Model confidence (mean pLDDT): 86 of 100. A computed fold for a 328-nucleotide part of an RNA from Goniochloris sculpta, annotated as large-subunit ribosomal RNA, domain IV. The RNAcentral record of the full RNA draws on ENA. The gene name in the source record is rnl.
[in-house]
Context: one part of a larger RNA
RNA sequence: UUAUGGUAAAGGAACUCGGCAAAUUGACUCUGUAACUUCGGGAGAAGGAGUAACUCGACAAGCGAACGCUUGUCGAGUUGGCACAGAAUAGGGGGUAGCGACUGUUUAAUAAAAACACAGGUCUCUGCUAAUUCGUAAGAAGAUGUAUAGGGGCUGACACCUGCCCGGUGCUGUAAUAUGAAGGGGAGAGGUUUUGGCUUUGAACUGAAAUACCAGUAAACGGCGGCUGUAACUCUGACGGUCCAAAGGUAGCGAAAUUCCUUGUCGGGUAAGUUCCGACCUGCAUGAAUGGUGUAACGACUUCCCCGCUGUCUCUACCAUAAUCUCA
Numbered sequence: 001u002u003a004u005g006g007u008a009a010a011g012g013a014a015c016u017c018g019g020c021a022a023a024u025u026g027a028c029u030c031u032g033u034a035a036c037u038u039c040g041g042g043a044g045a046a047g048g049a050g051u052a053a054c055u056c057g058a059c060a061a062g063c064g065a066a067c068g069c070u071u072g073u074c075g076a077g078u079u080g081g082c083a084c085a086g087a088a089u090a091g092g093g094g095g096u097a098g099c100g101a102c103u104g105u106u107u108a109a110u111a112a113a114a115a116c117a118c119a120g121g122u123c124u125c126u127g128c129u130a131a132u133u134c135g136u137a138a139g140a141a142g143a144u145g146u147a148u149a150g151g152g153g154c155u156g157a158c159a160c161c162u163g164c165c166c167g168g169u170g171c172u173g174u175a176a177u178a179u180g181a182a183g184g185g186g187a188g189a190g191g192u193u194u195u196g197g198c199u200u201u202g203a204a205c206u207g208a209a210a211u212a213c214c215a216g217u218a219a220a221c222g223g224c225g226g227c228u229g230u231a232a233c234u235c236u237g238a239c240g241g242u243c244c245a246a247a248g249g250u251a252g253c254g255a256a257a258u259u260c261c262u263u264g265u266c267g268g269g270u271a272a273g274u275u276c277c278g279a280c281c282u283g284c285a286u287g288a289a290u291g292g293u294g295u296a297a298c299g300a301c302u303u304c305c306c307c308g309c310u311g312u313c314u315c316u317a318c319c320a321u322a323a324u325c326u327c328a
Stems, first nucleotide, its partner, number of pairs: 001323008010314002014312001019309001027051005036041001038157001052079012080084001092307004097302002099299002104116002120155007132141003158294004163224003168221002170217004177212003183206002188201005225243005252286001253283001264280005
């Protein structure tokens, strides 16, 4: 000096990106336990008390012919220690908010999460030789199943809900019409000619899917406006005008995991708060299964605060063990 342990006056997070690390707590018995809640939980909530040994007694169970004995629990009294779960093993706790309902899964060797999955919801395909998938095929899975089944997509418990737009792209439908290839069809025309022919070309007509056209469909991909005037202070604009569009963003939520300006403004917490919580709405650029808003329980998730606790720190010191180092 390094590593691993141990102890520490006074203070107690002043450390730091952040209480990281360490410390606190810890067992059993009794007591007591809030908001909220899906009435199951929350909950070991929180908070508090006791715990050794000896003597006596009571009760229970077992054993015993009986006196009684053993074990356990409880009560009363006594004794010792600084300390009685005497060493070791054995939750720190509470509050707020975000995200994800939950248990689970994941980047074997830098990521465990808010990512994936999930039960539930919904759309869509599929009538059985099913759709779909593998294979050139035979064949196989689906399934020894049959729409309460199977495949695919999206969403993601539960509660309340899920607005408007079919113009574009997609999908579906459509016995009409237009376009639509090869093929069929052969009117006719050309070459040659010994008139039997051979050969080249070829109009009408016929002709699938598809496309166009027309319609439906958004829990399909997606989209969801400007300018301007107006109320008897001012401000604002319920109201009006006008342009454009397929329709102009509804309910909700909102400086948000989304807010650039921005440390927005106000309130709370602090002596002091770019974070946090509650509001406001001026949403650069929220918004409804690309789900919206809530939500008890849960989380080695993320944010902020409080209590306890401590060498994280003020500010270091000492001890033990091992190694480095020096000498022999």